[in-house]
Molecule: TPP riboswitch aptamer (THI element)
Organism: bacterium
RNA sequence: UCGCGUCACCGGGGGUGCCCUGACGGGCUGAGAGAUACCCCAGGAACCUGAUCCAGGUCAUACUGGCGGAGGGAGCGUGGCACGCUUCAAGG
Numbered sequence: 001u002c003g004c005g006u007c008a009c010c011g012g013g014g015g016u017g018c019c020c021u022g023a024c025g026g027g028c029u030g031a032g033a034g035a036u037a038c039c040c041c042a043g044g045a046a047c048c049u050g051a052u053c054c055a056g057g058u059c060a061u062a063c064u065g066g067c068g069g070a071g072g073g074a075g076c077g078u079g080g081c082a083c084g085c086u087u088c089a090a091g092g
Stems, first nucleotide, its partner, number of pairs: 002084002005081005010075001011041004016035001017028004047072003053066004085092001
């Protein structure tokens, strides 16, 4: 006995709407619209609540913006590597 970045592993959190007459089909947005995939894990808009919200737009929908410096929300995990820093000395 500090800081930052990156990768891996283990673990954890999360969503799945709208339209077409019904659908295992087609279309829209999206990383993802039930995949074994995708997103997020505190510098936390991943996601939830407010919300049967407001404005715009659309065939329609969080489709876009607002709300949002709101309220919640899952590891301050372990290890590798690189850099800074410190030191007489370095993965400390």